[in-house]
Molecule: SAM riboswitch aptamer (S box leader)
Organism: Aquibacillus koreensis
RNA sequence: CUCUUAUCCAGAGAGGCGGAGGGACUGGCCCGACGAUGCCCGGCAACCAUCAAAUGAUUCGUUCAUUUGAAAAGGUGCUAAUUCCUGCAGGAAGUAAUUCCUGACAGAUAAGAG
Numbered sequence: 001c002u003c004u005u006a007u008c009c010a011g012a013g014a015g016g017c018g019g020a021g022g023g024a025c026u027g028g029c030c031c032g033a034c035g036a037u038g039c040c041c042g043g044c045a046a047c048c049a050u051c052a053a054a055u056g057a058u059u060c061g062u063u064c065a066u067u068u069g070a071a072a073a074g075g076u077g078c079u080a081a082u083u084c085c086u087g088c089a090g091g092a093a094g095u096a097a098u099u100c101c102u103g104a105c106a107g108a109u110a111a112g113a114g
Base pairs, nucleotide, nucleotide: 001114002113003112004111005110006109007108008107013041015040016039017038021031022030023029025087027085028084042079043078044077047075048074050070051069052068053067054066055065056064057063083106088103089102090101091100092099093098
């Protein structure tokens, strides 16, 4: 970097460092010297890993799969705004502006494969 699967309307500091842009991209709309983004600490969550139970499979090895629950020491992740909204397609309401719904695309994260 590519592919597969799952999730993305919940949650998370009035701390330290540091000084200018930041929220992926488009158009918006926001955040930011009352110090943002970032880094550290703290915190949140529970994808993997761990433990327990149930069910199923079984090459019978407490071996594998699925589901539920526990815990948070380990591997990640996250910690303004729904992934901030939107972008493509379809639909509903409305004279219209516009609002709402569904699916895709794009993006993010985890686990696995190349």